Annotation: This is a predicted structure of a 1494-nucleotide RNA (small-subunit ribosomal RNA) from a metagenome. Model confidence (mean pLDDT): 84 of 100. It matches the Rfam family "Bacterial small subunit ribosomal RNA". Rfam links the family to the GO terms ribosome and structural constituent of ribosome.

RNA sequence: AGAGUUUGAUCCUGGCUCAGGAUGAACGCUGGCGGCGUGCCUAACACAUGCAAGUCGAGCGAGAAGUUUAGAAAUGAAUCUUCGGAUGAUUUUUUAGAUGGAGAGCGGCGGACGGGUGAGUAACGCGUGGGUAACCUACCUCAUACAAAGGGAUAACGCAUUGAAAAGUGUGCUAAUACCUUAUAAGACCACAGUGCGGCAUCGUACAGUGGUAAAAACUCCGGUGGUAUGAGAUGGACCCGCGUCUGAUUAGCUAGUAGGUAGUGUAGAGGACUACCUAGGCGACGAUCAGUAGCCGGCCUGAGAGGGUGAACGGCCACAUUGGAACUGAGACACGGUCCAAACUCCUACGGGAGGCAGCAGUGGGAAUAUUGCACAAUGGGGGAAACCCUGAUGCAGCAACGCCGCGUGAAGGAAGAAGGUUUUCGGAUCGUAAACUUCUAUCAGCAAGGAAGAUAAUGACGGUACUUGACUAAGAAGCCCCGGCUAACUACGUGCCAGCAGCCGCGGUAAUACGUAGGGGGCAAGCGUUAUCCGGAAUUACUGGGUGUAAAGGCGCGUAGGCGGUUUGGCAAGUCGGUUGUGAGAGCCCUCGGCUCAACCGAGGAAUUGCAUCCGAUACUGCCAGACUAGAGUGCGGGAGGGGAGAGUGGAACUCCUGGUGGAGCGGUGAAAUGCGUAGAUAUCAGGAGGAACGCCGGUGGUGAAAGCGACUCUCUGGUCCGUUACUGACGCUGAGGCGCGAAAGCCAGGGGAGCGAACGGGAUUAGAUACCCCGGUAGUCCUGGCCCUAAACGAUGAGCACUAGGUAGUGGGGGGUCCGAUCUCUUCACUGCCGGAGCAAAUGUGUUAAGUGCUCCGCCUGGGGAGUACAGUCGCAAGGCCGAAACUCAAAGGAAUUGACGGGGGCUCACACAAGCGGUGGGGGAUGUUGCUUAAUUCGAAGCAACGCGAAGAACCUUACCUGGGCUUGACAUGUGGGUGGUACGGACCCGAAAGGGCGAGGACCUGGUUUACCAGGAGCCUACACAGGUGUUGCAUGGCUGUCGUCAGCUCGUGUCGUGAGAUGUUGGGUUAAGUCCCGUAACGAGCGAAACCCUUAUCGUUAGUUGCCAGCGGGUCAUGCCGGGGACUCUAGCGAGACUGCCGGUGUCAAACCGGAGGAAGGUGGGGACGACGUCAAGUCAUCAUGGCCCUUAUGCCCAGGGCUGCAAACGUCCUACAAUGGUCGGUUCAAAGGGAAGCAAGACCGCAAGGUGGAGCGAAUCCCAUAAAGCCGGCCCCAGUUCGGAUUGUGGGCUGCAAUUCGCCCGCAUGAAGCCGGAAUCGCUAGUAAUCGCGGAUCAGCACGCCGCGGUGAAUAUGUUCCUGAGCCUUGUACAUACCGCCCGUCAAGCCACGGGAAUCGGUAGCACCCGAAGUCGUUUGCCUGACCCUUCGGGGAGGGCGGCGCCGACGGUGAGAUCGAUGACUGGGACUAAGUCGAACAAGGUA
Repeated sequence: AGAGUUUGAUCCUGGCUCAGGAUGAACGCUGGCGGCGUGCCUAACACAUGCAAGUCGAGCGAGAAGUUUAGAAAUGAAUCUUCGGAUGAUUUUUUAGAUGGAGAGCGGCGGACGGGUGAGUAACGCGUGGGUAACCUACCUCAUACAAAGGGAUAACGCAUUGAAAAGUGUGCUAAUACCUUAUAAGACCACAGUGCGGCAUCGUACAGUGGUAAAAACUCCGGUGGUAUGAGAUGGACCCGCGUCUGAUUAGCUAGUAGGUAGUGUAGAGGACUACCUAGGCGACGAUCAGUAGCCGGCCUGAGAGGGUGAACGGCCACAUUGGAACUGAGACACGGUCCAAACUCCUACGGGAGGCAGCAGUGGGAAUAUUGCACAAUGGGGGAAACCCUGAUGCAGCAACGCCGCGUGAAGGAAGAAGGUUUUCGGAUCGUAAACUUCUAUCAGCAAGGAAGAUAAUGACGGUACUUGACUAAGAAGCCCCGGCUAACUACGUGCCAGCAGCCGCGGUAAUACGUAGGGGGCAAGCGUUAUCCGGAAUUACUGGGUGUAAAGGCGCGUAGGCGGUUUGGCAAGUCGGUUGUGAGAGCCCUCGGCUCAACCGAGGAAUUGCAUCCGAUACUGCCAGACUAGAGUGCGGGAGGGGAGAGUGGAACUCCUGGUGGAGCGGUGAAAUGCGUAGAUAUCAGGAGGAACGCCGGUGGUGAAAGCGACUCUCUGGUCCGUUACUGACGCUGAGGCGCGAAAGCCAGGGGAGCGAACGGGAUUAGAUACCCCGGUAGUCCUGGCCCUAAACGAUGAGCACUAGGUAGUGGGGGGUCCGAUCUCUUCACUGCCGGAGCAAAUGUGUUAAGUGCUCCGCCUGGGGAGUACAGUCGCAAGGCCGAAACUCAAAGGAAUUGACGGGGGCUCACACAAGCGGUGGGGGAUGUUGCUUAAUUCGAAGCAACGCGAAGAACCUUACCUGGGCUUGACAUGUGGGUGGUACGGACCCGAAAGGGCGAGGACCUGGUUUACCAGGAGCCUACACAGGUGUUGCAUGGCUGUCGUCAGCUCGUGUCGUGAGAUGUUGGGUUAAGUCCCGUAACGAGCGAAACCCUUAUCGUUAGUUGCCAGCGGGUCAUGCCGGGGACUCUAGCGAGACUGCCGGUGUCAAACCGGAGGAAGGUGGGGACGACGUCAAGUCAUCAUGGCCCUUAUGCCCAGGGCUGCAAACGUCCUACAAUGGUCGGUUCAAAGGGAAGCAAGACCGCAAGGUGGAGCGAAUCCCAUAAAGCCGGCCCCAGUUCGGAUUGUGGGCUGCAAUUCGCCCGCAUGAAGCCGGAAUCGCUAGUAAUCGCGGAUCAGCACGCCGCGGUGAAUAUGUUCCUGAGCCUUGUACAUACCGCCCGUCAAGCCACGGGAAUCGGUAGCACCCGAAGUCGUUUGCCUGACCCUUCGGGGAGGGCGGCGCCGACGGUGAGAUCGAUGACUGGGACUAAGUCGAACAAGGUA
């Protein structure tokens, strides 16, 4: 950094897709270790269980268990004993004291921190910068000054009592650092008046005075710790303000405490925050209100940046704690683990009533998905305490998870017999691959053992016997995943056969798949790899950086509001702008440097950065603001001008129709052709007169005018704009223009007129398969006028408006000026407008080009893939029709612009061809032959299919051929090569047996070659047998192929090199003017040359010469015969076959461009390529052929191979093609008679002769052939008969008798004789060949072949007609044009209808959500009030009591949940209905070419 994808190709526009990075991820396959991080994104859903906030006895009272001292009582071990008893351990009880301190209570501090979550919130919530002269702050620090004297209660506790419980109630006692009264007051606060200084309006601050108000608590280990007041600090908070902070206008108006004021209330504090009164304001296109969505930020991801996305973890702020409401306490809360009320849910219950809140840490359900009901307070930090210490799911650690990042390992070196094995193969090999084995070495990790930290400052270590170190030990325990058609690195085999499947896009798969599946190999990454999801990038594809708007998506016209922008000059200010200062921009993060873990990730330190905001100082060019001046912009005046500019009124002629009258007499009209229609009741035509409405010919134009739409006879009236000249006046007054207002063709609507012509609808006639059309005859709305609507157009120059600048040429319209003395005229010039051509530039190209689509400035509108769709819904305008505004679901990978090459056109031009026309003869009808289809069959083998298959492969199917069918046989085979083994009575094999044959059996006989000295014998070969490789296949694929062939087409075309033009595909050359059969030649020419084709060269034929002269020839000479070149001879002629000549537009005339060439002529056997042939460019048709041959792949292998017999290819309701023969007299038949050419001949042609009516036979001369034979050519000519008849035409069919070939003629050959004698009397629609020695007609030969020819290939004989010509049909060539075609018109393609499926709109209605409005109810609670009850530490008291105050209760305002009502909005469902998208194929017509009616 780009790439793929629209096309046959190209350039552009434009969308879709990919390669990159990232993630709190999930899923699939796989999984060795460690470090550091991270881990409920869903249900702010519901939660079992445990823990997460306590602490202080140095504030207080009381104080259990336990311990202990002393006394008393009981007990009685043990010892002593005088046995009477004594001492008396132990244990128990009790009294008093000490100690002890559980659990609870009063009191203090803390439960407002820490921890969680992101529901709500679009807000001063957050960010940033300020303000508070409008505020508070416990604990902490500093400073100053204090702490005096009293009092009354209350919990705990005891007693009684209620309740299941939770929880209370009554009564009695008691303490305090709990509570209360009084004293004191430096300072503080309040009030009063004052001075100085300062400021920002109220004011702030300092000082001094007078008056008033309010404090305190003790404990102690005697060290201290606490308490009160005030001030200051620090910390934390509160409020206010500027700026910034998502989407929707299909949300445009919102607002009554609303905006402000006055006086109050309330608060720590300003404030409509609240109350009363007054005013009527306030907000909003710079987006109010409403709706939707959302915690915000530092940051994080991405990006070159600008931006875009995001807000997990860490950090700051906010909000919330089941949902809603409320306050209390307190320095701080309207309080996650506090209280009260309401609601939902869950649990307990004795049914009366109670309890609860994991969005703390673990854990459970739920979910695609996110961990342990772990250890410890050792560290850090927090709460309490004087402290010890206690608490701490904060935190430190561990556990789980490849979830992420980082690091390490799974070994290293050597090792070629390139092992085995796998895969592949052209069978040679190649590859996995030094890879393995094997040898040597090492030990990171893991495992085993030993030692063993730091973290702690004296003690204290959860982590943890952890990190780390060392030792011994074994290559051992440790590699997968994705991909391999292009993009995109990496290729083969097999399987599959549009199946199964793949796919991010393009697209793969229909029998040779590098795209599916598997394998081998390869590529990539690696303890991971892929997929999915999401974000940014690429995407300049929303364009600020950095896009467009003639034709690709994207501009009806004017006036003008807001807004934006704005001429010259002077001065001032300093808002923008620029420079600097200061503050801030938290920390973490990013970046740089250094350092610590072995490295890295990670962590630490320092720096930089933080592009921003604020502050102050300075600058003043530019913009802005204020003031002054100017005239070049703009406007006014004055003098002229042109004009279908607009409105109103009037006038005119031509045409048309109608009416009246005249003339006239049969048609008119209309069309491609007709008909409907009109007309003898007199039309059309024509003359005269009259009526009516609409439009204004010529002039007229590429011309004028208007903002556009638009405007056309003439006259008058009113009126807008514009141009030129002048430079008198104003002095920037300008440009654009969202909304707004107006204009706005045609059609359409409403009301009233009018209505000649034209003419939707409609009627009729035609056309047509149909014809609801095109054509014709009629004809209503409408078209016209007046008034009012509609408001859209391909409203187009598909080009918004304004200003300035930037080569020209030419033409027109309206003005002005100069030159020539003046005028016409000419010429030069200037302003305004309108065209054409064109340079630079621009542009994808086309094009545009001073009338810009160039270069700049200003302003507005609009565009962002195609379809859905300018549709739906909502709103709004309209009488309606409808207009304006204007989506989404879904669907496609394109849709599109310009240009290029082709192809095509019922486009054009030019030109060819038996293409048509002009002719001649046929086919299509009959009979037959032959091929094909179809049918049939055991088989009727296969192929060929429009032209270009069909007398084609097949130049010849009775067997063979033969590939088909039936049956019988063979299995290394009918044929080839190789290897192993065997074989001399072997190979071979007479005869014989079975058999249809093939084949099988038996088997007399019985070998060959080479070498070893020869016989014998040995060895080897050949042959044979056997086994194995293999043979064989007319089996399949001509769409895997080679070769060969057909066709367009013997048409004149098809290309290349270099150059040039074009961004490019491509163009040029090859086009143009002539000419030709021809891209043949000439001329011209940004082309110059060249190649393949055409032509020529080749063969043949036509003329002549020459050479040669046998087998051919015979003129002259001679001989001979009935006759014949028969003989001698000859080369003259014919002929034969070699070599040459000849024809070249060479010559003449004309035409033509001084050309090429054409026309005519001469000469010539032949004249303009003389006739014919061979020869076939680049290519097209996936044309034909795997059955000529060759060949890849696939398939068969006792058969799909091979052999044999018989059958079939010949089968016959039907259809088609190609031919033969006819229908007759230009003929048939009989007789006579003349003239060819080209061929063939040895398993051959065969003469003469004889036999037979004939086919043919007998026989065999001659001839391997210019010698002999096939072999009489026929038509023709001469003569006879037939006389128009199904015949003396025609010959099918059939019968019969023969002949020939052949092993064989039945299926199934050919020929002959006799007999038979069918259809057919010239052929419908349609269609074929032929332009001269041709058509037509006549016979002859040959290949194949035993035989079989109406076919095929050749040969000659006789021998025409017609062509004015290119309008039409067909085909072709060149140029040009249009195109939506490019598998190319047998193309492409739109809509209705019919089927399926999908999403959406409407829809009677039904259900639900949300927010607000009005009213009702009114919990808790604050506040207010209180004539009731209770209390009353202080005061008074006559001691009875009274009062201030407090509590309860009552009442009132507010008030959540709830209820009711009318609406709004969003969503779901909905019979039916509407169009849309997609799908396979059908019907009818339409568009693309003049698409057949543009």